A computed fold for a 74-nucleotide RNA from a Candidatus Moraniibacteriota bacterium, annotated as transfer RNA. It matches the Rfam family "tRNA". Rfam classes the family as a transfer RNA. The sequence is in RNAcentral, with records from ENA. Its mean pLDDT, the model's own confidence on a scale to 100, is 82.
[in-house]
C1' cells in the first nucleotide's frame, strides 16, 4: 500500500430486520441500614453514537470521504 476487525457513559460492551424514551455491569454523587465502616439493598446524574456529507418521512445502524487503534499481507 491492500486486505479483514473496531471506534456508543469515566472503564468494559450490549443495542444484527432503519422506526417507540439509546441500555447493562462497573465506577462515581446521595439515601436508607448500623454504634460505625464495609457488603448488600433503593435512587440518582452522566452520551452530539470518532469527524464530515448522503439517502431516506425517519440512521448508533445503510452509501461515501477524512481520523484514530488492533491484526493479516507484500
Nucleotide at each position: 500500500g491492500c486486505c479483514g476487525g473496531g471506534g456508543u457513559a469515566g472503564c468494559u460492551c450490549a443495542c444484527c430486520u432503519g422506526g417507540u424514551u439509546a441500555g447493562a455491569g462497573c465506577g462515581c454523587g446521595g439515601g436508607a441500614c448500623u454504634c460505625a465502616u464495609a457488603a448488600g439493598c433503593c435512587c440518582g446524574a452522566g452520551g452530539u453514537a470518532g469527524a464530515g456529507a448522503g439517502u431516506u418521512c425517519g440512521a448508533g445502524u445503510c452509501u461515501c470521504u477524512c481520523c484514530c487503534c488492533c491484526g493479516g499481507u507484500a